Model confidence (mean pLDDT): 83 of 100. A computed fold for a 71-nucleotide RNA from a Candidatus Pacearchaeota archaeon, annotated as transfer RNA.

RNA sequence: GCGCCGGUGAUCUAGCGGCAUGAUUCGAGCUUCCCAAGCUCGCUACCCGGGUUCAAUUCCCGGCCGGCGCA
Repeated sequence: GCGCCGGUGAUCUAGCGGCAUGAUUCGAGCUUCCCAAGCUCGCUACCCGGGUUCAAUUCCCGGCCGGCGCA
């Protein structure tokens, strides 16, 4: 330099055009003599810039970062 794969809350993760999923963490409550565990509720996310579309996490182009391969 070229090709392929990936980038989603604090962490891990699902999501083939229409409200962004679940778990952990964190906060509140219930339970308990207390703690842990359990139960209920709540908060935080789509790497960046353009394009297509009524509508983009999703499709297209460029960039950045990470991984793998080739030279």

It matches the Rfam family "tRNA". It is annotated as a transfer RNA.